About this RNA: The part of an RNA shown here (large-subunit ribosomal RNA, domain IV) has 343 nucleotides and comes from Candidatus Acidiferrum sp. It matches the Rfam family "Bacterial large subunit ribosomal RNA". Gene Ontology terms of the family: ribosome and structural constituent of ribosome. The prediction has a mean pLDDT of 88.

[in-house]
Context: one part of a larger RNA
RNA sequence: CCCUCGUUAAGGAACUCGGCAAAAUAUCCCCGUAACUUAGGGAGAAGGGGAACCCCUGACUGUGCACUCUUUUACAGAGGAAGCAGGUGGGGGUCGCAGAGAAGAGGCCCAGGCGACUGGUUAACAAAACCAUAGGUCUCUGCAAACACGCAAGUGUAAGUAUAGGGGCUGAUGCCUGCCCAGUGCUGGAAGGUUAAGAGGAGGGGUGCAAGCUCCGAAUUGAAGCCCCAGUAAACGGCGGCCGUAACUAUAACGGUCCUAAGGUAGCGAAAUUCCUUGUCGGGUAAGUUCCGACCCGCACGAAAGGCAUAACGAUCUGGGCACUGUCUCGACGAGGGGCCCG
Numbered sequence: 001c002c003c004u005c006g007u008u009a010a011g012g013a014a015c016u017c018g019g020c021a022a023a024a025u026a027u028c029c030c031c032g033u034a035a036c037u038u039a040g041g042g043a044g045a046a047g048g049g050g051a052a053c054c055c056c057u058g059a060c061u062g063u064g065c066a067c068u069c070u071u072u073u074a075c076a077g078a079g080g081a082a083g084c085a086g087g088u089g090g091g092g093g094u095c096g097c098a099g100a101g102a103a104g105a106g107g108c109c110c111a112g113g114c115g116a117c118u119g120g121u122u123a124a125c126a127a128a129a130c131c132a133u134a135g136g137u138c139u140c141u142g143c144a145a146a147c148a149c150g151c152a153a154g155u156g157u158a159a160g161u162a163u164a165g166g167g168g169c170u171g172a173u174g175c176c177u178g179c180c181c182a183g184u185g186c187u188g189g190a191a192g193g194u195u196a197a198g199a200g201g202a203g204g205g206g207u208g209c210a211a212g213c214u215c216c217g218a219a220u221u222g223a224a225g226c227c228c229c230a231g232u233a234a235a236c237g238g239c240g241g242c243c244g245u246a247a248c249u250a251u252a253a254c255g256g257u258c259c260u261a262a263g264g265u266a267g268c269g270a271a272a273u274u275c276c277u278u279g280u281c282g283g284g285u286a287a288g289u290u291c292c293g294a295c296c297c298g299c300a301c302g303a304a305a306g307g308c309a310u311a312a313c314g315a316u317c318u319g320g321g322c323a324c325u326g327u328c329u330c331g332a333c334g335a336g337g338g339g340c341c342c343g
Stems, first nucleotide, its partner, number of pairs: 001338008010329002014327001019324001027051005036041001038172001052094007060086004067079004071074001095099001107322007114314002119131002135170007147156003173309004178239003183236002185232005192227003198221002203216005240258005267301001268298001279295005
């Protein structure tokens, strides 16, 4: 010097990206317990008090072949003094620094983001806001189902049958889920247009004396599809610009105009989204790029790639506080094991 421990004056997070680590809390009984809430919870909320041993004493419970009573007279039932046992209340006393005497055994609170929750996950850097989930919704499927595997036979689904099964999206619950079908997709339609093989065969070529053989071939006919016509967004997706206007100013309820399929509704908003930005105001601090509450100028939120709320839950993330401490001011001492020196 290193590792693992123990103690530490005064201070108590000043440490640090961050209370990381450590300390503190911890058991049982009693008292007491807020906001909020889906009325279950929250809750062991928080915050307090008690606890050993000895003596005395009270009630209670069990047992109880004394004793009493009863009768269906029995190895019966009910009650029950003493004794014994059990836990428990009250009073008095004793000892220590300390009585849950050692060990083992929640720190707590406030506010916010995300995800409802329990659960699952990167075997060996990530446990999470990721995945799943119950619930919601769309769609396919009438059973020899749809779908999947297989060349097939066949098998799963399912020894199931639409309250069933498959697929997609969303993700408890509460309040809701706006406008656009022009494009793409899907579903439906069938009048017309287009359209393959095939059918058809006008007409023509080659050859031949001819019969014939052979080749090309117009009209017409000819399915799905596509064009076309509708529907459909919890299908893929999309959801504007410029100019002017009110008796201070500012702003613009209002008007004009261009474009579009339609121009973003409710709610939320410097947000896990805000570039400018440490926006501005308020709160908390002596001092706050973080945090909380507002504002809205949303570079570039927005409604099942769901929007907004939300009790409970979380080895989650963020900010604050109480308690506590060698994290620190700032070190010190001690123990064990190494390193190091001698052999």